Small-subunit ribosomal RNA from a Candidatus Latescibacterota bacterium, 1562 nucleotides, folded computationally. The sequence is in RNAcentral, with records from ENA and SILVA. The source organism's lineage runs through Bacteria, Pseudomonadati and Candidatus Latescibacterota. The coordinates come from a structure-prediction model, not an experiment, and the mean pLDDT is 85.

RNA sequence: UCUUCGGAGAGUUUGAUCCUGGCUCAGAACUAACGCUCGUGGCGUGUCUUAGUCAUGCGAGUCGAACGAGAAAGCCCCCUUCGGGGGGUGAGUAGAGUGGCGAACGGGUGAGUAACACGUGGGUAACCUGCCUCCAUGUUGGGGAUAACACUUCUAACGAGGUGCUAAUACCGAAUGACAAGACGGGGCAUAUGCCUUCGUCUUCAAAGGUGGCCUCUGCUUGCAAGCUGCCGCACGGAGAUGGGCCCGCGUCGUAUUAGCUAGUUGGUAGGGUAAUGGCCUACCAAGGCGAUGAUGCGUAGCCGGCCUGAGAGGGUGAACGGCCACACUGGAACUGAGACAAGGUCCAGUCCCCUACGGGGGCCAGCAGUCUAGAAAUUUGCACAAUCGACGAAAGUUGGAUGCAGCGACGCCACGUGGAGGAUGAAGCCCCUCGGGGUGUAAACUCCUGUCAGAAGGGAAGAAGGCGCGGCCGUUAAUACCGGUCGUUGCUUGACGGUACCUUCAAAGGAAGCUCCGGCUAACUACGUGCCAGCAGCCGCGGUAAUACGUAGGGAGCGAGCGUUGUUCGGAUUUACUGGGCGUAAAGGGCAGGUAGGCGGGCGUGUUAGUCGGUUGUGAAAUCCUCUGGCUCAACUAGAGAAUGGCAGCCGAAACUGCACGUCUUGAGUCCAGCAGAGGGAAUCGGAAUCCUAGGUGUAGCGGUGAAAUGCGUAGAUAUCUAGGAGAACACCAGUGGCGAAGGCGGAUUCCUGGGCUGGUACUGACGCUGAGCUGCGAAAGCGUGGGGAGCGAACAGGAUUAGAUACCCUGGUAGUCCACGCCGUAAACGAUGGGUACUAGGUGUUGGAGGGCAUUAACCCCCUUCAGUGCCGUAGCUAACGCACUAAGUACCCCGCCUGGGGAGUACGACCGCAAGGUUGAAACUCAAAGGAAUUGACGGGGACCCGCACAAGCAGUGGAGCAUGCUGCUCAAUUCGAUGCAACGCGAAGAACCUUACCUGGGCUUGACAUCCGGGGAAUCCUCUGGAAACAGAGGAGUGCCUUCGGGAACCCCGAGACAGGUGCUGCAUGGUUGUCGUCAGCUCGUGUCGUGAGAUGUUGGGUUAAGUCCCGCAACGAGCGCAACCCUUGUCCUUAGUUGCCAUCGGGUAAUGCCGGGAACUCUAAGGAAACUGCCGGUGAUAAGCCGGAGGAAGGUGGGGAUGACGUCAAAUCAUCAUGGCUCUUACGUCCAGGGCUGCAAGCGUGCUACAAUGGCCGGCACAAAGGGCUGCAAUGCCGCGAGGUGGAGCCAAUCCCAAAAAACCGGUCUCAGUUCGGAUUGAAGUCUGCAACUCGACUUCAUGAAGUCGGAAUUGCUAGUAAUCGCGGAUCAGCAUGCCGCGGUGAAUACGUUCCCGGGUCUUGUACACACCGCCCGUCAAGCUAGGAAAGCUGGAAAUGCCUGAAGUCGUGUUUCUAACCCGCAAGGGGGGAAAGCGCCGAAGGUAGAGCCGGCAAUUCGAGCUAAGUCGUAACAAGGUAGCCGUACCGGAAGGUGCGGCUGGAUCACCUCCUUU
Repeated sequence: UCUUCGGAGAGUUUGAUCCUGGCUCAGAACUAACGCUCGUGGCGUGUCUUAGUCAUGCGAGUCGAACGAGAAAGCCCCCUUCGGGGGGUGAGUAGAGUGGCGAACGGGUGAGUAACACGUGGGUAACCUGCCUCCAUGUUGGGGAUAACACUUCUAACGAGGUGCUAAUACCGAAUGACAAGACGGGGCAUAUGCCUUCGUCUUCAAAGGUGGCCUCUGCUUGCAAGCUGCCGCACGGAGAUGGGCCCGCGUCGUAUUAGCUAGUUGGUAGGGUAAUGGCCUACCAAGGCGAUGAUGCGUAGCCGGCCUGAGAGGGUGAACGGCCACACUGGAACUGAGACAAGGUCCAGUCCCCUACGGGGGCCAGCAGUCUAGAAAUUUGCACAAUCGACGAAAGUUGGAUGCAGCGACGCCACGUGGAGGAUGAAGCCCCUCGGGGUGUAAACUCCUGUCAGAAGGGAAGAAGGCGCGGCCGUUAAUACCGGUCGUUGCUUGACGGUACCUUCAAAGGAAGCUCCGGCUAACUACGUGCCAGCAGCCGCGGUAAUACGUAGGGAGCGAGCGUUGUUCGGAUUUACUGGGCGUAAAGGGCAGGUAGGCGGGCGUGUUAGUCGGUUGUGAAAUCCUCUGGCUCAACUAGAGAAUGGCAGCCGAAACUGCACGUCUUGAGUCCAGCAGAGGGAAUCGGAAUCCUAGGUGUAGCGGUGAAAUGCGUAGAUAUCUAGGAGAACACCAGUGGCGAAGGCGGAUUCCUGGGCUGGUACUGACGCUGAGCUGCGAAAGCGUGGGGAGCGAACAGGAUUAGAUACCCUGGUAGUCCACGCCGUAAACGAUGGGUACUAGGUGUUGGAGGGCAUUAACCCCCUUCAGUGCCGUAGCUAACGCACUAAGUACCCCGCCUGGGGAGUACGACCGCAAGGUUGAAACUCAAAGGAAUUGACGGGGACCCGCACAAGCAGUGGAGCAUGCUGCUCAAUUCGAUGCAACGCGAAGAACCUUACCUGGGCUUGACAUCCGGGGAAUCCUCUGGAAACAGAGGAGUGCCUUCGGGAACCCCGAGACAGGUGCUGCAUGGUUGUCGUCAGCUCGUGUCGUGAGAUGUUGGGUUAAGUCCCGCAACGAGCGCAACCCUUGUCCUUAGUUGCCAUCGGGUAAUGCCGGGAACUCUAAGGAAACUGCCGGUGAUAAGCCGGAGGAAGGUGGGGAUGACGUCAAAUCAUCAUGGCUCUUACGUCCAGGGCUGCAAGCGUGCUACAAUGGCCGGCACAAAGGGCUGCAAUGCCGCGAGGUGGAGCCAAUCCCAAAAAACCGGUCUCAGUUCGGAUUGAAGUCUGCAACUCGACUUCAUGAAGUCGGAAUUGCUAGUAAUCGCGGAUCAGCAUGCCGCGGUGAAUACGUUCCCGGGUCUUGUACACACCGCCCGUCAAGCUAGGAAAGCUGGAAAUGCCUGAAGUCGUGUUUCUAACCCGCAAGGGGGGAAAGCGCCGAAGGUAGAGCCGGCAAUUCGAGCUAAGUCGUAACAAGGUAGCCGUACCGGAAGGUGCGGCUGGAUCACCUCCUUU
C1' cells in the first nucleotide's frame, strides 16, 4: 500500500432511403524478413526452413588419505679406458594400470506422441531411493586370483593371444548377528484384497580398511604398536529428507464423405516376472469388453506456468525464462548400476561418410564455436574458472563451451544527443502568382552563450565470500597433541570482464537526421510533365490534354535513429451471438405424422443431501501480471514484501429450490355414459346428363376451323335431325373465404366395415404429461414394372398456318399417359413461403357445429342473451427494416426439436446409402466477385388502366411524292471544289444576295516587327503627279509641295527607315467556357417557408369532388401561406367620343374649269395621331351543391381569353455555335501570319429535301375597263415629253417627301376568239440579235426581241399544311444590293369546304398500377456456338507413400534348456580324483531389418474428355423483367441449334376487366 478503473467507429450495394449482409481500414503485438537511412549507451535477444550433411578444436572428470608399480629432460656431485657409468635432486612428480565415486546430472532439440504424455487433485494397506541427516549395533578371522610389469606370438590398422610375477577398500568362503526377512501360532486394529505387535517357536543373511595424534589403560619397553583416541570409510537394521516408479477422478485439436471395433481381446484360476499392482507374460476356463455422452480409423500436434490480444467472456500461441515428457543417424536389444534400456557406453541390423596392405576396421555436433546445403532469414572456430553451481577429493585443489563475461546484428525495449538565446524595412536561392505580391521564414547569415555524447589526457572502483598461516576461546579426548567449530584493528594471497563503470581537466557548435505520407476513410496542396500510355491502388477507385490519386519539384502532415512494406495473431466482428444473433418476404421451419433414447415437466407432506449455498483447512512451485518500497543519475532492467492465482480436494454446517426415495391429491392427461355434424378412409351395388362409336330413318352440299386461312371430313351422302344399342371416364345445379382430415387430399346415390373430432354429464384411474436425434409409416402430379381398360383429353410425332426463321404460341389429327388391380418411386411455390405444446394479453362484426336460457305457453321456426369448439374480416396495445402481424400473433413468457451464417462455383463433384430405371438423400473444395439481397421512395417506362388536351386522328380543302427548271444537301470528281449545320429540332439553313472583292480554299508570284495596335531612336509635313519593268503585288527613277501649335528647346497628326518587346492566325478543342439560339412547349406545370406524418429517402400542401384554355376558380381536406410560370398589365386591329386640322378631307356656302378640293373657305364626314370610353359572366332565365362555372337570351361595334402579336417557368438534349463576338488551354512565327494575279466555292453516273411553272376551258390569247394596302427614295426616286417592237436610251419638272416619284395593282368585270388537241395548253432547251450594271459578264449576271418548242394529259408506296377573313387564289412593296430572287420578310384584293366524334395513329398533361429499368425500354438481360486464360472432376495406365494382415527367413539379446567342452577360491579326500557351482558351444520360444502374396487407404503424373469461372464492342436468336407482347414460377416427363417448348398436377411471389362474397362508413 492493497474492493471496483471498464466497452468510440469509418468506407463500400442505391438516383436517393432503411434493413440484411459480406469485403476493407484505423489499434496492439512479433524469435520476424525486405527497402531507404543511421550518432551514443544500457538491458535483453538471435536457424521458425533441413530431427539435412559435417572438417577441426574443446564440452567428464577426479581421488596416491583404496592399490601395486614408478620414469625422463634439466641441474649438482663422484668415477672414467672419454665410449660412458654411478649417486643426489627433479619426485613418489608425469604418463599408464587395478580399485572407488561420478559419468542416469548439467547442456541440446521437439522428430515422434491425441497418450495417465501433460495439467490439476488424490491413492500407494502394491513400491524403490546412491550421496545427505539422526538413532542402534558391528567392523572377527581366512583364502585364491588378476591387470599393470617382463618375455613372446599374430595383425596394415583397430586390436587379440600365450607364458611368468604381484597388490588392494578388487574377488571368494567361514564366524557372529536382531527390533531385519520368511513360515506357523496368539493378541489388537481396520479403509475390500489387509495393517500393527515393545508376543512365542523355527529358519536365513554382513563387513574393509585408510589416515592423523598420543602414551591415560594394555603389550613390548622409552617411542612404537595389533593399545587409546580423532577423522574418513565399510556392514546390518530403524527413521527422516530428497528423488523417483505405479494407479485413479476430471480436463486436453479436427474429421461421421471414418460406424462399428476387439482373440491376450474382457474376466477368472494357477503359475512366472518386477522394487511394486496388473494379461505385464504363460497355461487352462468362461464369452466377454468398447461404442452416437462418438469407439475404431485418418489428419494434425510435444503439454503446462505463461505470452499476445480483448472491457470481459473468449480467441490465438507455447520463442526466450521455469516445470514435466520424449528423443540422440534409423530400427532392435540387453549389460552395468541406487538410478539407464544410457547424446560424447556396449551388442546387432540398416543408410551414409572415412581409412585399408581388400583380409578388415572406424564414425554419428538435436553440447560450445564453426562449415556446407536449404532459405526471405539469424552471431565468434573469443576470454576465464574471478563469481555462482556441479563432479571428485579429508583437504589444498583439479575439472566443467554449465556458468560468468567479451565480440557481431537498430532484431526488440529503454535512455540521451545532433545545440541554446537573440536576430527583419523578412537576404540570396527555389516554388507559386491575379505580376500587386505570397511561401520556405527567425529559418539562414550575424552576435552572445553552453558543453550532454563522441574525441584527448589523468585518476579509478564495487563485484572477494573465502583459502593458507598466526593468535585467543569452545568441543572432543587422559591430553595443553590431532581434529572440528568460532573469533580477530592479525600476516600473505585470489578479478576473465578491464584500465571497464565512474570522477576530473582540455578543445570546439565544432563529428552526429532520416523515412513515410498529403482524393475520401486519414493529419497534410500547389505547379510542371504524362495523356486509359507510363503508372498507382488497403477498400472505394484514379489516368482517354487543365490529374490535390501517376512521375518530379516547392510546400505541408506524421513519426523520429528510425521510418515504411510484407507476413502472422487477436481486436474492431454482436460476422458462430455463454455473456451476446436469427429463421412470413433478406440465408434459414424438416412435406406430414407415430414414437425410442434424451431434454423438460402439476398440488401437498416426510426423509436424504447428489446438485446448490455458507464457513474453514490443504493445495494452486518459482518467475510473470498487479500494488507498495528499494538498487543501478532516470528508465528499460532488477531486488524485497504483499495481493492475486475465477480451479481442485478434505472437513463442518444449512435445507428454500432442483434431484432421489416414500406417501398422498385432482385441476394436466386418459377411461366411461348420453348426444351431434361432416366431400374423413375402405369395399360393393345402382343412376341420369353429356361425348364418341355402331345400326337404321329423314335430308342435301357443304361441314369444320381461324385474326384470316389451310390441312381435315363430305355426293361411297358428311354437318343437321330422329330412333335403338354399346363403351369408358367424370359427377352440372345444390356449392358457400361452407365442412372433414396430421399432411398429401376428399364432392352423384345407397348399403356394409372403420378412424378422428365436438358438446353435455359427472362415475373411475391418479401425473399416466409435452417434445422428440436416430427409426417407422403416410405422402399431389409426373414417372417405372406386370396384367387389364381406353370414351374424352392429350407430351412425343405428323400435317396446315404464322414468321426473316417458328423444332413455338393458333388449327386438324394423334401415341404413351390419364382409368383399374398389385408393386415401386418419395419429390413440388408438398405455402399461411409462419415446427409442436402450454399459459397470459382491448374490442367489433360475420359464419359452421353443439349446449344452456329468454320471448313463451303445448310444440316448431324466427329473434335475443350466455357459453364451448372451429373458420374469416377489421382493429387497440405491443412487435416489425418496412410491408405487415395483431386471442388462429409475426405480442408477452417457458419447454423440446429442425435449420441459417456473403454472392457465384453448387444442391454440383467425389464417396456412401436407397432405387428396376429415371433419379433421390447426405454433401464439399479449388477458383472467382465486392457485392448478391429484402422492404419501401422518387422518377422513367409498359404491345397496364382511368380521365383530359392538341389540325393528333376523323370530316374537308389544297398540295408534296411523277415532269421541266430553280435552290440546298449527300455522294463522286478535282490543284481547290473553304468551313459549319445531320431524326423531329440539318438540307431556299449561317448566306438580307460567291463574276473581281467578299474568300476563309487551290496554283503561282512577293514581304518578314510584318496588312493592323502600343512603346523607343533617326529622318521627313502630309499629300499629289509622271516614267520604266511586271499579271499585279512590288521594285526602281524623277518632279511638285513645305502646312498647324510653340515658352523657339521643341510638340501634335501623318509618312519613311531601324532595333526589339511584340503583332497576327476563319489554326485545334462548343466534350474547358461566357454570351446567344433551337427543342420539348405558350405544354401547365416547377418549387419554397412553417407546420404535420414517416426511423428514413420522402410524403402532405400540388391528392379528392366539380370546373377551366390554364395548378383557372370553387368546395372539401393536417395543412396554412408564398414564389417562378397561367391570366392581366404592353403593341396592333375592330366601335364610339374628345382634342388638333396640313401635305390629308370636301357635307354645307361662294368662285372657277373642257375636267379635276382647282381656289376662297369649312372642321361636319373620311383620314391622320394623341388622349379617353367600352366587355366585367355586369343583367335575365335555366342548370349546378345556394359555389366555381356552364347553357340560352337581351342589350351591344364587339360576349364569355373579341382577332393577331410580343412575352417561353424549373429543367432536358455534354443539342448548335471557338467561322458574329468574347475567352482558358494547346499550337504556327522568313509562316498555319500578310499582299497580289488567276482559278475554285457554279465542277456531275446517282440519291434526297424545299420551291417555281405546268399539264389547261372555273382555262389560254386579244381588246376594253374598275378598286388597294403597306412601303422605299439624295452615290437616290425620277414625272410630262422625245427615240426604240422591246429591254432600254435621251432629258431632268418635282421631291429630304400624308405635298413629288417608284406606281401599272392583279385576279375581278365586259366583249371577242380558241373547242379538248401534246393544242392558240406548257414553256424547258438551243440558235441569232440586243439592252443594262460594272475595271471586267469566257469560266459565271439579269433582262429584251425573233426563232426553236422538250418533258408533262393531275402523279405508286408514302406523306404535308390548314378550323375563318383561315385554306386556296391574285397581285404590290421592302431588306441585302453596282448588277443579280422562283428565296426571305411584309402588304392588301377575291374568298371557301368541313369538324359526327375521341375507337384508333402521333405528341402532351394528371391520377393509379407493375417493374429485375435509374446512361432510366435506343433500358435491362438469358443460353448455345467461336477465341484466350485459370482452377477443378473423370480417365486406359504409369509411379510413390504410410499402416495393417498371412507366410518365409531370422541378427543381437534376455529367458528356458544345456547329455558336449572347459573350470582357481567352497565341500569330501593324504593324493589322484570326485561333488557343488560357474562359463562357453549347441538347441528352443520370442524377436528388428529383409523377402513374398493379396486386398484396402492416401498422394503425384497422364493421351483424351466433361462441365465451371473470368475475359475486348465476336456469332445466333429473345427466354426473363411491363399483361415482356403465349402471365410467371415449382416438381416431373418427352422433345428441340440455343435460350427453351409442350403435357400433367401445384403456387401467386400474376396485370387488367367483370362477377360473387365479406368488411368499413353514411